This is a predicted structure of a 267-nucleotide RNA (Bacterial large signal recognition particle RNA) from a Clostridia bacterium.
The sequence was found by an Rfam model in a public genome assembly.
The model forms 92% of the base pairs in the Rfam consensus.
The prediction has a mean pLDDT of 76.
[in-house]
RNA sequence: CCGUGCUAGACGGGGAGUUAGCGGUGCCCUGUAACCCGCAAUCCGCUAUAGCGGGGUCGAAUUCCUGCUGGAGGUUUACACCUGUAGGGCCAGGGGUCGAAUAAGAUACGAGGAUGACUGGGUCCUGUGCAACGAAACUCUACGAACCCUGUCAGGUCCGGAAGGAAGCAGCAGUAAGUAGAUGUUUUCGUGUGCCGCAGGGUAGCCUGGUCGGAGUAAACUGUUCGAUUCCCGCCUGUAGGUGUCAAAUCGAAGGCAGGUGCACGG
Numbered sequence: 001c002c003g004u005g006c007u008a009g010a011c012g013g014g015g016a017g018u019u020a021g022c023g024g025u026g027c028c029c030u031g032u033a034a035c036c037c038g039c040a041a042u043c044c045g046c047u048a049u050a051g052c053g054g055g056g057u058c059g060a061a062u063u064c065c066u067g068c069u070g071g072a073g074g075u076u077u078a079c080a081c082c083u084g085u086a087g088g089g090c091c092a093g094g095g096g097u098c099g100a101a102u103a104a105g106a107u108a109c110g111a112g113g114a115u116g117a118c119u120g121g122g123u124c125c126u127g128u129g130c131a132a133c134g135a136a137a138c139u140c141u142a143c144g145a146a147c148c149c150u151g152u153c154a155g156g157u158c159c160g161g162a163a164g165g166a167a168g169c170a171g172c173a174g175u176a177a178g179u180a181g182a183u184g185u186u187u188u189c190g191u192g193u194g195c196c197g198c199a200g201g202g203u204a205g206c207c208u209g210g211u212c213g214g215a216g217u218a219a220a221c222u223g224u225u226c227g228a229u230u231c232c233c234g235c236c237u238g239u240a241g242g243u244g245u246c247a248a249a250u251c252g253a254a255g256g257c258a259g260g261u262g263c264a265c266g267g
Stems, first nucleotide, its partner, number of pairs: 001267006009058003012030004020047005035055005064260006073251005078245011091234001093233002095230008104222002107218003116212008124201006130194002132191006138184001139182005149174004157166003
């Protein structure tokens, strides 16, 4: 140096999380070539020599070990942005709503005369009168009493010797109480009738007339000022999630380079 066989060892790795710590199943990344079976998140198995049990392949090297490099990816923090959520009206930032004040704009009225002042009347109230309407009385007409109204009283009755007289039913006539109708002078009473007359009253409001005077008056729609209220928007505070940063920290695979590393036998 070569061949054969064996051993150490290897047969993925990493991150977060969990754990006293380590590893695994599970989740994520890398990679795709990363052995098979059983156990295992209310976990499974171990103890700094840190998965356990069984089986298989490779095996001293491109495959093992060490160092350097490398930097996929993950986690944390900071900053910025986005989304959600809770709170804040001593944030008087904006907006909305309400209240008070004001009267610039616009509107309405006004030299056919505003505000104002004086004055009259009506509406209103009281009293009174008139008319109307209603009711009653009165007047006229008609009806209207078996008897307890009048007149006349047939018949009949009574008194009388007679002459004559008396009472008196029916009928007739007329009337009382009463009923009905009509007229209209008068009388009485009444009224959400007429405001027609007279007198007095009259706080406010409305309508209307006259006189003086000579330019504003009304209301508060928009505006302005102040105050209150509201978390609607912005803003602030807290919290949850997401994205980004040639910002920081931390862990860190693949890959690349270099070095190192057994045993036995035979040639």